Large-subunit ribosomal RNA, domain IV from a Candidatus Polarisedimenticolaceae bacterium, 342 nucleotides, folded computationally.

Context: one part of a larger RNA
């Protein structure tokens, strides 16, 4: 000097991103416990009091038991007594307020993350009539599903509960339709080429039947696509300018372009607000954090769910109240290192 215990005047979070570690709280008996609630909770709320032994006396009372033998359990009350203290040591919640997210117990990055992520009961679209639909590309066959049968059974989103979940069908998707339009393979085979018997030509060379090949128009070919049309708890998407009221200022009102419709309810500087420490209260001697408002929403918003919400969390944030060597600011003592010295 280093770790890792032990106490520490005085103050008591002034430490620090943050009470991180620490201290503190602790059992069991009684009093007594609020807001708010889904009436179950919240509640060990909170907050206070006793707590050793000794005699009354193992009393009163209760349990066994056929028993007012036994034997176990055992308050409450009077008396008395010792210590700084009596859950005497050890083991043993520290409490409140507010708010975000997530309903809740629960699962998770084995070995840096345990969470506001997964899941979750509920909700709700769709698929599936049974050799179901899915599942397995090693595509079969067998199997699972299922020894189930639409109150099953897959997928997909949402995620207790309560209150709700607007408007848009232009794109993409899915489902319905079948006239037209397009539209393979294949059917067709008009037609043209090759070949050559033959013919014609004095030769070059020409026509050129059947076969036999080699292409090949029309015209009939289905789904799908173009078309019709449903569908948004399918993907998704949900405006822009000017102008008005007898102070201003704002504009219920009007104009005008565009669009498949221009964000309804409900929140709203927010896990979202850039400008931004917006303003305004509030809490503090001071408050870029925080609670309550306002509404100018760069860029919330309704099952990629909108808003609330008691309970519940090793969740996150802001305040407190107890306690504290975390600080102010160090100091002392024990153990083990390490150094120096023998």
């Nucleotide at each position: 000097c280093g770790c890792c215990c032990u106490c520490u005047a005085a103050g008591g979070a002034a430490c620090u991103c943050g009470g991180c570690a620490a201290a503190a709280u602790a059992g069991c008996c009684c009093c007594g416990u609020a807001a708010c609630u889904u009436c179950g909770g919240g509640a060990g709320a909170a907050g206070g009091g006793g707590u050793g032994c000794c005699c009354c006396g193992g009393u009163a009372g209760g349990g066994u038991u056929c028993a007012u033998a036994g034997c176990c359990c055992g308050a409450g009350g009077g008396g008395g007594u010792c210590g700084c203290a009596g859950u005497g040591a050890a083991a043993u919640g520290g409490c409140c307020c507010a708010g975000g997210c997530g309903a809740c117990u629960g699962u998770u990055u084995a070995a840096c993350a345990a969470a506001a992520a997964c899941a979750c009961a509920g909700g709700a679209c769709u698929c599936u009539g049974c050799g179901a639909a899915g599942u397995a590309a090693c595509a079969a066959a067998g199997a699972c599903g299922a020894c189930g049968u639409a109150u099953a059974g897959g997928g997909u989103c949402u995620g207790a509960c309560g209150c709700c979940u607007g408007c848009c069908a232009g794109g993409u998707g899915c489902c319905g339709g079948a006239a037209g339009g397009u539209c393979a393979a294949g059917a067709g085979g008009a037609g043209g080429g090759g070949u050559c018997a033959g013919c014609c030509g004095c030769a070059a060379g020409g026509c050129g039947a059947a076969g036999c090949u080699c292409u090949g128009a029309a015209u009939c070919g289905a789904a799908g696509c173009c078309c019709c049309g449903g569908u948004a708890a399918a993907c998704g998407g949900c405006g822009g300018c000017c102008g008005u009221a007898a102070c201003u200022a704002u504009a219920a009102c009007g104009g005008u372009c565009c669009u498949a419709a221009g964000g309804u309810a409900g929140c709203g500087a927010a896990a979202u607000u850039c400008c931004u420490u917006g303003u305004c209260g509030g809490g503090u001697a001071a408050g870029u954090u925080c609670c309550g408002a306002c509404c100018u929403g760069c860029a919330c918003g309704a099952a990629u769910g909108g808003c609330g919400u008691a309970a519940c969390g090793a969740u996150c944030u802001g305040g407190g109240c107890g306690c504290u060597g975390u600080c102010u600011c160090g100091g002392a003592g024990g153990g083990c290192g390490g150094c120096u010295c023998a």

Its mean pLDDT, the model's own confidence on a scale to 100, is 88. Taxonomically the source falls in Candidatus Polarisedimenticolaceae (Bacteria, Pseudomonadati, Candidatus Polarisedimenticolia, Candidatus Polarisedimenticolales). RNAcentral holds the full RNA, with entries from ENA. Rfam family: Bacterial large subunit ribosomal RNA.